[in-house]
Context: one part of a larger RNA
RNA sequence: GAGUUAUCGUGAUUCUUGACUUCUUCAUUCAUGCUACCUCUUCUCAUCCCGUCUUGAAACACGGACCAAGGAGUCUUACUUGCCUGCGAGUACAAGGGUGGCAAACCUACGUGCGGAAUGAAAGUAAUAACUACUAAUACUUCGUAUGCAGUAGUGUCCGACUACAAUGUUGAGACAUAGCAGGUUGGUAAGGACCCGAAAGAUGGUGAACUAUGCUUGAGUAAGGUGAAGCCAGGGGAAACCCUGGUGGAAGCUUGUAGCGAUACUGACGUGCAAAUCGUUCGUCAAACUUGAGUAUAGGGGCGAAAGACUAAUCGAACCAUCUAGUAGCUGGUUCCCUCCGAAGUUUCCCUCAGGAUAGCAGGAAAUGUAUCAGUUGCGUCAGGUAAAGCGUAUGAUUAGAGGUAUCGGGGACUUCGAAUCCUUGACCUAUUCUCAAACUCUGAAUGGGCGCGAGCUUCUACUUUCUUCAUUGAAGUAGUAGUUGUAAUGGUAUUUCCUAGUGGGCCAUUUUUGGUAAGCAGAACUGGCGAUGAGGGAUGCUCCUAACGUUAAGAUAAGGUGCAUAAACCCCGUUUAUAAGACACCACAAAAGGUGUUAGUUCAUUUAGACAGCAGGUCGAUGGUCAUGGAAGUUGAAAAUCGCUCAGGAAUGUGUAACAACUCACCUGCCGAAUGAACUAGCCCUGAAAAUGGAUUGCGCUAUAACGGGGUACCGAUUCUUAACCAUUGAUUCAAGUUGAUGAAUCAAUGAGUAGGAGGGCGUCGUGGUUGUGAGAAAGUGUUAGUGUGAACUGGCAUGAAACGGCCAUGAGUGCAGAUCUUGGU
Numbered sequence: 001g002a003g004u005u006a007u008c009g010u011g012a013u014u015c016u017u018g019a020c021u022u023c024u025u026c027a028u029u030c031a032u033g034c035u036a037c038c039u040c041u042u043c044u045c046a047u048c049c050c051g052u053c054u055u056g057a058a059a060c061a062c063g064g065a066c067c068a069a070g071g072a073g074u075c076u077u078a079c080u081u082g083c084c085u086g087c088g089a090g091u092a093c094a095a096g097g098g099u100g101g102c103a104a105a106c107c108u109a110c111g112u113g114c115g116g117a118a119u120g121a122a123a124g125u126a127a128u129a130a131c132u133a134c135u136a137a138u139a140c141u142u143c144g145u146a147u148g149c150a151g152u153a154g155u156g157u158c159c160g161a162c163u164a165c166a167a168u169g170u171u172g173a174g175a176c177a178u179a180g181c182a183g184g185u186u187g188g189u190a191a192g193g194a195c196c197c198g199a200a201a202g203a204u205g206g207u208g209a210a211c212u213a214u215g216c217u218u219g220a221g222u223a224a225g226g227u228g229a230a231g232c233c234a235g236g237g238g239a240a241a242c243c244c245u246g247g248u249g250g251a252a253g254c255u256u257g258u259a260g261c262g263a264u265a266c267u268g269a270c271g272u273g274c275a276a277a278u279c280g281u282u283c284g285u286c287a288a289a290c291u292u293g294a295g296u297a298u299a300g301g302g303g304c305g306a307a308a309g310a311c312u313a314a315u316c317g318a319a320c321c322a323u324c325u326a327g328u329a330g331c332u333g334g335u336u337c338c339c340u341c342c343g344a345a346g347u348u349u350c351c352c353u354c355a356g357g358a359u360a361g362c363a364g365g366a367a368a369u370g371u372a373u374c375a376g377u378u379g380c381g382u383c384a385g386g387u388a389a390a391g392c393g394u395a396u397g398a399u400u401a402g403a404g405g406u407a408u409c410g411g412g413g414a415c416u417u418c419g420a421a422u423c424c425u426u427g428a429c430c431u432a433u434u435c436u437c438a439a440a441c442u443c444u445g446a447a448u449g450g451g452c453g454c455g456a457g458c459u460u461c462u463a464c465u466u467u468c469u470u471c472a473u474u475g476a477a478g479u480a481g482u483a484g485u486u487g488u489a490a491u492g493g494u495a496u497u498u499c500c501u502a503g504u505g506g507g508c509c510a511u512u513u514u515u516g517g518u519a520a521g522c523a524g525a526a527c528u529g530g531c532g533a534u535g536a537g538g539g540a541u542g543c544u545c546c547u548a549a550c551g552u553u554a555a556g557a558u559a560a561g562g563u564g565c566a567u568a569a570a571c572c573c574c575g576u577u578u579a580u581a582a583g584a585c586a587c588c589a590c591a592a593a594a595g596g597u598g599u600u601a602g603u604u605c606a607u608u609u610a611g612a613c614a615g616c617a618g619g620u621c622g623a624u625g626g627u628c629a630u631g632g633a634a635g636u637u638g639a640a641a642a643u644c645g646c647u648c649a650g651g652a653a654u655g656u657g658u659a660a661c662a663a664c665u666c667a668c669c670u671g672c673c674g675a676a677u678g679a680a681c682u683a684g685c686c687c688u689g690a691a692a693a694u695g696g697a698u699u700g701c702g703c704u705a706u707a708a709c710g711g712g713g714u715a716c717c718g719a720u721u722c723u724u725a726a727c728c729a730u731u732g733a734u735u736c737a738a739g740u741u742g743a744u745g746a747a748u749c750a751a752u753g754a755g756u757a758g759g760a761g762g763g764c765g766u767c768g769u770g771g772u773u774g775u776g777a778g779a780a781a782g783u784g785u786u787a788g789u790g791u792g793a794a795c796u797g798g799c800a801u802g803a804a805a806c807g808g809c810c811a812u813g814a815g816u817g818c819a820g821a822u823c824u825u826g827g828u
Stems, first nucleotide, its partner, number of pairs: 001022006049064004065828006075192006082185006090114004096108004118125002130155005137147004156176003159172004195334002198331001202324006213298009224256003227252001231248007260285003265281002268279002300316001302312002337763006347360001349358003361504002363501007374492002377490002379454005389444001390442002396438003401433001403431003408428007458484002461481006468475001507531004512526005536547003551727007561717003564701003570714007583703001594688003598685010615672005621645003627639002651666001655664002728753009764817001766814010782801008
């Protein structure tokens, strides 16, 4: 709102109120679901704490409990670089004067600065339209030609100085039709506190002797004992001097010991204490160089000191306070928002230089010229070399071995006619060989590497110049003309130049080469590549090894390395190994010489059906007890030698044995047997060699026809690598207009994307000022919470709280951004 019904009221419709039914909307609450974010818990995988110095930090290197607020490249002057603005051979300031609205503004311009002329020590003298090559741009245009800015390169003339004049030269921050001045601003440098904090020191002027050191003045204080000096008294002895004995007496830097003063030991207690020096017991001294009060004197390079560098107010190998002073520090620490692009060095030279600077290099930024050319590459041509290797029948140096030789020299010997004779021998030496070597040897002589060239700035021809060169108009260089007509290896790429400036100037590692060293995770070099500055996958772990360099995502394919389980992914085939310490993957986390009848594979030689090897059995003789030596030696202590006979065969004997013999055995031969056997060596795995202190590490478990070692094959897993696609950013290229604005724009394409120190660009945020435009009592700022956007710094909404101010944009100016500084203050 509609309907039904009851009711008040009415003549009736309409209308009031109530009940019921139904529809729609809003609010609240509840329930359920979806999405986003946050918090907590559990599981899997990955994951060491930031900052810092450093070659290297998770470090058993240092700072760091937590929170809030504060907290570090500033300003001035000068010079310099780039850019912007004004005027321009000038420019800026501006005394004085004038106008005036009277501290402004405007007009004028005496003067001053810089510029407009240089050069020379100075006196002084003092420059004016040059040419060639390249060239932007413009004009005519068909190639092309002409005029040719700035600039670069070269030539020339002129000015000053020097060379005595001249000539010829040398030289200047010079001239050849100018470019400056002033203001603003970026970067840099210097001086200033100079990015911030920090010394040990130095100087000036003061304050302290209430602590303590010492002196002086004036006061005070110090049980009880012990020992018993001098003097004195009495007795005794003596001729006397004097002596002896007993008392008395009470001296002393004497003694025991209290108070006091001190402080030896426990290295006791305490050690955030009672105490910034105390307590306990013990100990030293205790009539004196004693202890102590008050006063007074000595003051900082000074005092005072029975001397310890002690003390001088909890301070002393030079007190304390203030100032110079924000002292200086090549040293330590810290140094505050974001994104994008580029991106190092630890090397050269010099320095009272070695923890530092300057200089060059490496790096960034800004420009100029306008296609000229360029190269960590290859090719071709050409040039130089003396390393590796090689050589030593080669020069130099080293070096082994024989052979031959005799002229000469040396040693030894024989003979001797005594001769420097002859002969023998051994060296030097000579000759032809032989063995082995060289960073500072070489006849030779690489690879790699290095220089130059591969075209218009060229080539051909002609003529000319020259003090150079030549025997020479020969050559060389140059000038002028003539012809050639864009061609002069490949591949890849725009190239060159100028100005300003940061950081760095500790390096380290690996392969190869290399020096010192016994060696080193040692020290010093070279080439290249890395780490530093760099993440990712692999090597269990790891700065540097292997793979590979990185925008944000998705899918696929791979690298190194792997595929028993931890742990993603595996199967097939062949061989080896058994370990009472097996083995198990580059760098790399060790093992050797030497051995093994463990096993496997091989090489050489030998034996063997004419019967080997091994096994069993049989034989194993004579000359001869060989000769010598020996006390003895008969095969067998020893020495020399190795004969003959008979046999199928048998050593003048391989061992045992005897005093010496004997005996046994072996070599050797034969029978049985019936097929392979012996020796030496090589190298695979395995074993020995192989010992260290907590129990331990193929990464662990574990693994034995393997999950070990060697080999072959095929799959699979596996990265931020590669491919494809999308997006972001950067760089470059191309296209689009003349109109109201927007070109600092729009559109398209391609390539690229790591980064410490450092540079550049673009942004975010805070606080003021000016302009402009807004929000707000219908709720500003702030705060809490929640949602969204942006690569990010950050920004913008909702709700709650709050109660009065606050933003955007364009300019402009900063006391403008914190996690660290044993930071400061406050809080927990």
Molecule: large-subunit ribosomal RNA, domain II
Organism: Hoplorhynchus sp.